[in-house]
Context: one part of a larger RNA
RNA sequence: CGUGGAAACUUGAGGAAGCCCUUUCCUAGUACGAGAGGACCGGAAAGGACGAAGCUCUAGUGUACCAGCUGUUCCACCAGGGGCAUUGCUGGGUAGCUACCUUCGGUUUGGAUAAGCGCUGAAAGCAUAUAAGCGCGAAGCCGUUUCCAAGAUUAGGUUUCAUAGACUGGCGAGAGACGAUCGCCUUGAUAGGCUCUAGGUGUAAGCGCGGCAACGCGUUCAGCCGAGGAGUACUAAUAAGUCAUUUGA
Numbered sequence: 001c002g003u004g005g006a007a008a009c010u011u012g013a014g015g016a017a018g019c020c021c022u023u024u025c026c027u028a029g030u031a032c033g034a035g036a037g038g039a040c041c042g043g044a045a046a047g048g049a050c051g052a053a054g055c056u057c058u059a060g061u062g063u064a065c066c067a068g069c070u071g072u073u074c075c076a077c078c079a080g081g082g083g084c085a086u087u088g089c090u091g092g093g094u095a096g097c098u099a100c101c102u103u104c105g106g107u108u109u110g111g112a113u114a115a116g117c118g119c120u121g122a123a124a125g126c127a128u129a130u131a132a133g134c135g136c137g138a139a140g141c142c143g144u145u146u147c148c149a150a151g152a153u154u155a156g157g158u159u160u161c162a163u164a165g166a167c168u169g170g171c172g173a174g175a176g177a178c179g180a181u182c183g184c185c186u187u188g189a190u191a192g193g194c195u196c197u198a199g200g201u202g203u204a205a206g207c208g209c210g211g212c213a214a215c216g217c218g219u220u221c222a223g224c225c226g227a228g229g230a231g232u233a234c235u236a237a238u239a240a241g242u243c244a245u246u247u248g249a
Stems, first nucleotide, its partner, number of pairs: 001151001005161006014148004020048007032037001050105005058099004065092005070085006110142002116136004165243004169185005190236003193232005199225003206219005
């Protein structure tokens, strides 16, 4: 840009992906075989690699979370803290991201076949799976499975609307290099703040008591807290502008 416009839901021409393998057990120590050994067919259970999704569990990370520790400097000093030292070092760790973790997948069955095996059957009174005709037969082929898909210019279909709507602008994240996508814009919970809470850390400071002191105990499962959840208009989404409003019936 096109497919009359807008929104939602779809069909599938076509395309892509997948299709895997092993072990053990039963059948059965059966058939077979002198023995040694040891099945087809059929059934069941584990597992490997690969793939998809996810973060409930396990584990990792988690330089804006919590605690401990050292040196130094500063806050006049004590106490308590800030800065720097690889994030100063160490122990943990929410969300998110991730795998070593979790869940799931390869199925099933249909069609036409390959090698191969056949039925009927002449040429050629026989024989012959083939010449006419008809079957079986593979992890392979076409479908079945999953995903994309109407620029499939053959531009499809259904429903609703008849001005619906779209964009700029602003607040943002289930999105993201930027565009884009998605949510929201006061008729509002979109983000921040605040309150509560999940979760993390692990019992703050101050004060009191005990101890000569180091320190311990109590107040105190405290205090503090990033991304999680809920609530609440306190703050910011103000005000407004642009496009379209035609054709057909």